[in-house]
Molecule: Bacterial RNase P class A
Organism: Gammaproteobacteria bacterium
RNA sequence: UGAGUUAGCCAAGACAGUCGCUGCUGAAAAGUAGAGGAAAGUCCGGGCUCCAAGGGCAAAGUGCCAGGUAACGCCUGGGAGGUGAAAGCCUACGGAAAGUGCCACAGAAAAUAUACCGCUUAUUAUCGAAAGAUAGUCAGUAAGGGUGAAAAGGUGCGGUAAGAGCGCACCGCGUAACUGGUAACAGUUGCGGCACGGAAAACCCCACUCGGAGCAAGACCAAAUAGGAGCUUUCUUGGUGCCGAAAGGUAACCAUCAAGUGCGGCCCGCACUUAAGCUCGGGUAGGUCGCUUGAGGUGUUUGGUGACAAACAUCCCAGAUAAAUGACUGUCCACGACAGAACCCGGCUUAUUGGCUGACUCUUUUA
Numbered sequence: 001u002g003a004g005u006u007a008g009c010c011a012a013g014a015c016a017g018u019c020g021c022u023g024c025u026g027a028a029a030a031g032u033a034g035a036g037g038a039a040a041g042u043c044c045g046g047g048c049u050c051c052a053a054g055g056g057c058a059a060a061g062u063g064c065c066a067g068g069u070a071a072c073g074c075c076u077g078g079g080a081g082g083u084g085a086a087a088g089c090c091u092a093c094g095g096a097a098a099g100u101g102c103c104a105c106a107g108a109a110a111a112u113a114u115a116c117c118g119c120u121u122a123u124u125a126u127c128g129a130a131a132g133a134u135a136g137u138c139a140g141u142a143a144g145g146g147u148g149a150a151a152a153g154g155u156g157c158g159g160u161a162a163g164a165g166c167g168c169a170c171c172g173c174g175u176a177a178c179u180g181g182u183a184a185c186a187g188u189u190g191c192g193g194c195a196c197g198g199a200a201a202a203c204c205c206c207a208c209u210c211g212g213a214g215c216a217a218g219a220c221c222a223a224a225u226a227g228g229a230g231c232u233u234u235c236u237u238g239g240u241g242c243c244g245a246a247a248g249g250u251a252a253c254c255a256u257c258a259a260g261u262g263c264g265g266c267c268c269g270c271a272c273u274u275a276a277g278c279u280c281g282g283g284u285a286g287g288u289c290g291c292u293u294g295a296g297g298u299g300u301u302u303g304g305u306g307a308c309a310a311a312c313a314u315c316c317c318a319g320a321u322a323a324a325u326g327a328c329u330g331u332c333c334a335c336g337a338c339a340g341a342a343c344c345c346g347g348c349u350u351a352u353u354g355g356c357u358g359a360c361u362c363u364u365u366u367a
Stems, first nucleotide, its partner, number of pairs: 002362009013332007021034005036338001040349002043347005048214004060209004064078005079093001080091004094205002099203002102198002116145002118141003122137006153171006172194001173192008218289004228280006237255004241250003258274006296315008333336001
């Protein structure tokens, strides 16, 4: 140089001028602040608000260990397994000797093991001079073949009729003790011939977590209209009801007169509505709050391997509501990706151009 791994940072525009938009300050003039690393997906965890609240089941979620954190399914460190030559990267990583179920096709057999080919003892028949060969029967066998994603520990030696954890050594597995470690786990020694196939991303079991809805939460102010409640005043006629012994009273109901409105150029006709005022209540439109000072940012020091924590100093950094954060001109550059706040935080995931910095690795190859 090249090939790669990893941890971060900046972010596409910068400067000057002109004109705007939203918030704040101001009497005004004017001044000042104004999107992101993901503001996104809304997938987790919280704050906040309202509802519910006595307990349990169910449902859902998490799942090696320890720590961090307000909390987490996140992060850090460690263990185990996998992967890479290495730096490193990846892991839904509790339990299959509690129970139930499943394991297609192929294969003899897919979990109470089994006998298709093969191998072997005995025996029968045939052939053969014999050795033996072929075919059958009874038994033994799990070494070899074949099937399969997976075949009942592996390799070797002994052993045997042939074989076999049948015996032994090593490896694996299980188990006990000891040692190291907070632990997960690791190591050593002894014991056990092996008893335990896979799959829990099948049900299930175990441990732990968990009430519901969401800022359109929720709180306050409050036009108009309809409907509701109360009070006061007033009235065409008749009937009913009610009060009253009666006279009479009574806007409780029905009909009617009258008035108004609609249909229509007008009349008739038809349909609909109707006493007025005041107050209360509720809450629609609309407005205000919630709303941005917060598990907050920056710096230093200290503790910690680290995530992170503590102390001190310092800073205030969008808050709109049809919704601001823009447009134009000039110069320069890397010639500009993904993208746009909507109650607020911590994460994860996804999208993404260009540039910069630190640390580390390298089998083979080049200098």